[in-house]
């Protein structure tokens, strides 16, 4: 550097649910684990979603949709 075990250590937490915030998407906290080797971080590109009668634009959400950037634990194997 590549790769990721029927390994170790540490960690995150889908659905659902309760409270709170928000017009909403959704977020935060408690409970809860479907999963995750970056399911750490950054809305930079694309996608999706929300609000406005609609489109564009503008604004917002999503990092557990993909890409990119950046930081990082472990070592069967190459």
């Nucleotide at each position: 550097c590549u790769a990721g075990a029927u390994a170790a250590u540490a960690g995150c937490a889908a659905a659902c649910u309760c409270a709170c915030a928000g017009u909403a998407a959704u977020g935060u906290g408690g409970g809860g684990a479907c999963g995750c080797a970056a399911a750490g971080c950054u809305a930079c590109g694309a996608g999706u979603c929300c609000a406005u009668a609609a489109a564009a634009g503008c604004g917002g959400a999503u990092a557990g949709u993909c890409g990119a950037g950046u930081u990082g634990c472990c070592u069967a194997a190459g």

Notes
Predicted 3D model of a 78-nucleotide RNA (c-di-GMP-I-GGC riboswitch aptamer) from Candidatus Methanomethylicus sp. It matches the Rfam family "c-di-GMP-I-GGC riboswitch aptamer". The literature on the family includes a 2017 paper in Proc Natl Acad Sci U S A by Weinberg et al., "Bioinformatic analysis of riboswitch structures uncovers variant classes with altered ligand specificity". Taxonomically the source falls in Candidatus Methanomethylicus (Archaea, Thermoproteota, Methanosuratincolia, Candidatus Methanomethylicaceae).